Transfer RNA from a Solirubrobacterales bacterium, 73 nucleotides, folded computationally. The sequence was found in a public genome assembly. Model confidence (mean pLDDT): 82 of 100. It matches the Rfam family "tRNA". The family's RNA type in Rfam is transfer RNA.

């Protein structure tokens, strides 16, 4: 140069046929224990990369970009 994957919570990741943003671990408070561990319960935490389009509605469909990874040359 050109082809393909990924990008979502602080971290590693779900998210279905377009209409609830979620788990886990971390973090905060409580409670159980004499106290740590650790177990329960509640919580807090989101520009769903970024820009623009389609639609009543878009994390999901399309284009552009950017970044990371692989592949070809």
């Nucleotide at each position: 140069g050109g082809g393909g994957c990924u990008a979502u919570a602080g971290c590693u990741c779900a998210g279905c046929u377009g209409g609830g943003a979620g788990a886990g671990c971390g973090c905060g408070u409580g409670a159980a224990u004499g106290g740590c561990a650790u177990u329960c319960a509640c919580g807090a935490g989101g520009u769903c990369g970024c820009g623009g389009g389609u639609u009543c509605g878009a994390g999901c469909c399309c284009c552009g970009c950017u970044a990371g990874c692989u592949c070809c040359a």